[in-house]
RNA sequence: UAUAAACAUACGCUUAAUCUCUGGUCCGAUGGAUCAUGAAGAGCGGGGGAACCAUUACGUGGGGCGAAUCAUUCAUGACCUGAAUGUAGGGUACCAUCUUACCCGAGUCCGUCAGCUAACCUCGUCAGCAGUAGAUGGGUCUG
Numbered sequence: 001u002a003u004a005a006a007c008a009u010a011c012g013c014u015u016a017a018u019c020u021c022u023g024g025u026c027c028g029a030u031g032g033a034u035c036a037u038g039a040a041g042a043g044c045g046g047g048g049g050a051a052c053c054a055u056u057a058c059g060u061g062g063g064g065c066g067a068a069u070c071a072u073u074c075a076u077g078a079c080c081u082g083a084a085u086g087u088a089g090g091g092u093a094c095c096a097u098c099u100u101a102c103c104c105g106a107g108u109c110c111g112u113c114a115g116c117u118a119a120c121c122u123c124g125u126c127a128g129c130a131g132u133a134g135a136u137g138g139g140u141c142u143g
Base pairs, nucleotide, nucleotide: 011131012129013128014127018042019041020040021038022036023035024034025033026032027031043125044124045123046122047121048120053115059112061113062110063109064108065107070086071085072084073083074082075081089104090103091102092101094138095137096136097135098134099133
C1' cells in the first nucleotide's frame, strides 16, 4: 500500500412493526439507557363484517398474511424429496422517469369456512441487516 475477515460507532436499510406516557432498575443524571405488560395513548398495518354490484362456485376442498408466483431440466421409469436454470413480482439514502450494477424471488397461518362491503367487531406493532451509480425534471433544508 492492497485484499479479506471481525468488532464498534454515526448516518442508515428490509419490514406495518414506530413514537409518547406510566412504573421499576441503572448511569457519566434537569438527561440518557434498559425492563415491564400496561384496563395507557397516538401513528402505521392486517382480518372479519350490509345494501348495491359481482360470483354459479362448493374433494381436484377453500381461504389469509407476504414481493415471494409459475415453468423447465436432472437425480428417476414414477411419487415424495433435493438440486439447477429461468420467471411473474420485489429491494438498494427525498419523489418520478430512463439507463446501469448488485440482490430477494421465502416462509407460515386458518381448518370445511370467509367476494366487495358503510356502521361495527377484532388482531399485530416482530424479526433481520451492513448499505450501486448516472442523467433529466420536481421538491425540502441550510448558507
Molecule: c-di-AMP riboswitch aptamer (ydaO/yuaA leader)
Organism: Paenibacillus swuensis